Predicted 3D model of an 87-nucleotide RNA (Bacterial small signal recognition particle RNA) from Actinokineospora globicatena. Rfam family: Bacterial small signal recognition particle RNA. Rfam classes the family as a non-coding RNA gene. Its Rfam clan is "SRP clan". For this family Rfam cites "SRPDB: Signal Recognition Particle Database" (Rosenblad et al., Nucleic Acids Res, 2003).
């Protein structure tokens, strides 16, 4: 110096992968508010709590811009073993 195994670190790509990231998303059954009405009280006030409203769990869909995982006919650097050439 050439080629060929390995391992490690940094990046690159890919990915119908996700514990990332978006939407949906409990009549009842999970949470917050709880209008009306109800219930206590002599009143003030208070108690539980239906529908509406919000939010989330499971699940369901979407996506690769971030994290992560996983994969290579992937670039670099380092480290280690082998073949082969020259001095």
């Nucleotide at each position: 110096g050439a080629c060929c195994c390995c391992g490690c670190g940094c990046g690159g790509u890919g990915u119908u992968c996700a514990u990332c990231u978006c939407g949906c998303g409990a009549a009842c059954c999970u949470c917050c508010c709880c209008a009306g009405g109800g219930c206590c009280g002599g009143a003030a006030g208070g108690c539980a709590g239906c529908a509406a409203g919000g939010a989330u769990a499971a699940g369901c869909g979407g996506g690769c811009u971030c994290u992560g995982g996983c994969a290579g006919g992937u670039g670099c650097g380092c480290g280690g073993g082998g073949u082969c050439c020259c001095c």